Overview:
SAM riboswitch aptamer (S box leader) from a Chitinophagaceae bacterium, 117 nucleotides, folded computationally. The organism belongs to Chitinophagaceae, within Bacteria. It was read from a public genome assembly, where an Rfam model found it. Model confidence (mean pLDDT): 79 of 100.
RNA sequence: CACUUAUCAAGAAAGGCAGAGGGUUUUGGCCCUGUGAAGCCUUGGCAACCCAUACAGUUCACUCAAUUGUAUGAAGGUGCCAACUCCAAUCCCGCCAAUGGCGGGAAGAGAUAAGUC
Numbered sequence: 001c002a003c004u005u006a007u008c009a010a011g012a013a014a015g016g017c018a019g020a021g022g023g024u025u026u027u028g029g030c031c032c033u034g035u036g037a038a039g040c041c042u043u044g045g046c047a048a049c050c051c052a053u054a055c056a057g058u059u060c061a062c063u064c065a066a067u068u069g070u071a072u073g074a075a076g077g078u079g080c081c082a083a084c085u086c087c088a089a090u091c092c093c094g095c096c097a098a099u100g101g102c103g104g105g106a107a108g109a110g111a112u113a114a115g116u117c
């Protein structure tokens, strides 16, 4: 890099270095930013994917084991700490005061985790 599965409406920032961009990409918006962007470092925090414990279910003749769900936890591996993945774009459905608007769903793209090659 590719593939599979799950999640993406909640949550959580200070300091130092640095010095102009940033919000994934394209387009259009909207926003953040010299009252200091990106990036790096330190400290702190959030969350609970991996993880730990307990209980219940399933597979199994039983145990072990595996697996599913729920609750609790947070030492460790990641991740994250403006705005829903900031919003829209393509398709479908519904509603309305209808060349449009609003709401919902799906697809596509992306992010993160766990796994596979």
Stems, first nucleotide, its partner, number of pairs: 002116007013043005021032003026089004044081003049077002051073009085109001090106007